Model confidence (mean pLDDT): 81 of 100. The RNA shown here (Lysine riboswitch aptamer) has 160 nucleotides and comes from a sheep gut metagenome. Rfam family: Lysine riboswitch aptamer. Rfam links the family to the GO term lysine biosynthetic process.

RNA sequence: AGAUAGAGGCGCGAGGUCCAUCAGUAUGUCUCCGCAUAUAAGCAGCUUUAGCGGAGGCUGAAAGGGGGCAUCGCCGAAGGGAAGGAAAGCAGCUGCGCUCUUCUUCGCUGGGCCGGCGGAUAAGAUCCGUCGGACUGUCACGUGAGUGGAGCGCUAUCUG
Numbered sequence: 001a002g003a004u005a006g007a008g009g010c011g012c013g014a015g016g017u018c019c020a021u022c023a024g025u026a027u028g029u030c031u032c033c034g035c036a037u038a039u040a041a042g043c044a045g046c047u048u049u050a051g052c053g054g055a056g057g058c059u060g061a062a063a064g065g066g067g068g069c070a071u072c073g074c075c076g077a078a079g080g081g082a083a084g085g086a087a088a089g090c091a092g093c094u095g096c097g098c099u100c101u102u103c104u105u106c107g108c109u110g111g112g113c114c115g116g117c118g119g120a121u122a123a124g125a126u127c128c129g130u131c132g133g134a135c136u137g138u139c140a141c142g143u144g145a146g147u148g149g150a151g152c153g154c155u156a157u158c159u160g
Stems, first nucleotide, its partner, number of pairs: 001159006009075001011074004016069004028058008039050003042096006078109002081106006088099003110136002113133008138149004
């Protein structure tokens, strides 16, 4: 230097299943009221479609997001950022914007946990970023207490 195997632990991911949330919300239907030179379909313009909005009665979800469980695949597992490309949704077209999926390139993060702040989100769930803290695996230095580093790392075996 290369190849193979392996370790970290509230470890990582995927689909499945159950549960809560979403929500007594949306929808449907009935009654009343208001508006209709209006209003709604993300914004602007044009067009199209529909009557639109509010209160109350009855009815009453789902998706996205999440947690538990076992299973499977794994240990840069994987996650996230920036730039660029492509597809889908938001009534149609043009422009813009938002959401979501995916591809390429280049950086970042050893790992989970707790807390502050910021962002995403319906959300106080959860996730992401960042700062701080202790913990943990690993290597280096040190008599020691301890200090420092990063996965482009560490351990074992084999080959050169």